Record summary: This is a predicted complex of two RNAs, RNase P RNA and transfer RNA, with 427 nucleotides together. It holds a member of the Rfam family "Bacterial RNase P class A". The family's RNA type in Rfam is ribozyme. Model confidence (mean pLDDT): 75 of 100.
[in-house]
């Protein structure tokens, strides 16, 4: 120096002139009987690492629910640990890739059952086509019959553990050495799991087929949800008549109206943003994370504001909040740091 | 916000209990037919010389994937 692995940080800056959304203040101005509202004018404050995609957990809210327990359905899946929870994170264990920092993993059981393995091959979970062997018939040959073999051939992705001896009428875990899976002891480990010349066993694959075994999970979503609601319209009361009013001279009756209750469209108001919040030290921790002090406020609209122009500079991305928060995943110009690995060269 | 579908040649569509991708239909391209065109008959039609790739993209699974499973980009639908 090059080539790489890992992780983190930032996400245009600065000045002027114009504008807009929230909050405050005014001894200004208009309206208003007041409460108040508008305008003006000053101060503050003003998008993101993904606000995004809606894929996973929550909070909050209403419904349904005494409690509990099956079933169906859905997701998760080595072992430990973290958290309010997760399908996220940390750390280990296994496998698999790479010299190698390091990456990936749906990684629970086919030795409870059923299903599927086109094609090719005699035979796909059970078989005898070739070939070897025995025995039989015989025209002594073998296009014959029976029967034994899974060691060769052959086909397949995948054919009864692999090599090698011995053994056999040819052969086969039929026996034995070693290797290799699988259970089972025993050691060490908290576990997963590791090591073993203890034993035992030899069993296709495939659950990202049905399934089966462990957890786990009541529904819906801020357009949830409450509260206020004028006018018309429609309910249901008063009311087998309480108030008024007309028809009437009065009663009785008609008819209209007010009243009073509920429900809701349009509109307003409240959920709304101070939080499982940020930052800095210390401390336990391998980490993930938690514990204490100490300080800090940091959009909140409701058709939706966070813009525009000019200049200078290194002139450059992906992109914009709508209830909030923890993650995942997915886009992303440039520019910074940090650690680590391999080759080369110098010292 | 809450839910469901689909994406295969140029077009549109088959292929669905995983097994040889591309059936049928239009378009086109070639020949026969006609003086000519049309319509008709026939053939031919993804890409590549060929091993081979090809089903929106990107891995997985599995002897084998248009089909099964994650992610992801598009696009259509329906409820409030």
């Nucleotide at each position: 120096c090059a080539a790489g692995c890992a992780g983190g940080c930032u996400g245009g800056a600065c000045a002027g002139c114009c504008g807009c959304g929230u909050g405050g203040g005014c001894a200004g101005g208009c309206c208003g009987a007041a409460a108040g509202g508008c305008c003006g004018u000053c101060c503050a404050u003003g998008a993101g690492g993904a606000a995004a995609g809606u894929c996973c957990g929550g909070g909050c809210u209403c419904c349904a629910c005494a409690g509990g327990g099956c079933a169906a359905g859905a997701a998760u899946a080595a072992c430990g640990g973290g958290u309010a929870a997760c399908g996220c994170c940390c750390g280990c264990c296994g496998a698999a890739g790479g010299c190698g920092a390091c990456u990936u993993c749906a990684g629970g059981a086919c030795a409870a059952g059923u299903g599927c393995a086109a094609c090719a091959g005699a035979g796909a979970g059970a078989u005898a086509c070739c070939g070897c062997c025995u025995g039989g018939c015989u025209u002594u040959g073998g296009u014959c019959c029976a029967g034994g073999u899974a060691a060769g051939g052959g086909u397949g992705g995948a054919a009864a553990g692999g090599u090698g001896a011995g053994g056999u009428a040819a052969g086969a875990g039929c026996u034995c050495a070693c290797c290799c899976g699988c259970c089972g002891g025993c050691u060490c480990g908290a576990a997963a799991g590791u090591g073993u010349c203890c034993g035992g066993u030899g069993a296709u694959g495939u659950a990202a087929a049905c399934u089966c075994u462990a957890u786990u999970c009541g529904g819906a979503g801020c357009a949830a949800c409450a509260c206020c609601g004028u006018g018309g319209a429609g309910g249901g009361g008063a009311a087998u008549u309480g108030c008024g009013a007309c028809c009437g001279g009065c009663c009785c009756g008609g008819u209209c109206u007010c009243c009073c209750c509920g429900a809701g469209g349009a509109g307003g108001u409240g959920g709304c943003u101070g939080g499982a919040g940020c930052g800095c030290a210390c401390c336990g921790g391998c980490a993930a994370c938690g514990g204490u002090g100490c300080g800090c406020c940091u959009a909140g609209a409701u058709a939706g504001a966070u813009g525009g122009c000019u200049g200078u500079c290194a002139a450059a991305a992906c992109a914009g909040a709508a209830c909030c928060c923890g993650g995942c995943u997915u886009a992303c110009a440039g520019g910074c740091c940090u650690g680590c690995u391999u080759g080369c060269a110098u010292c | 916000g809450c839910g469901g579908g689909c994406g295969u040649g140029g077009c549109g569509g088959a292929a669905u209990u995983g097994g040889c991708a591309g059936a049928c239909g239009c378009a086109c391209c070639a020949g026969c037919c006609u003086u000519a065109g049309g319509a008709g008959c026939u053939g031919g039609c993804g890409g590549g010389u060929a091993a081979c790739c090809g089903u929106g993209c990107a891995g997985g699974u599995u002897c084998a994937a248009g089909u099964c499973c994650u992610g992801u980009c598009g696009c259509c639908c329906g409820c409030a």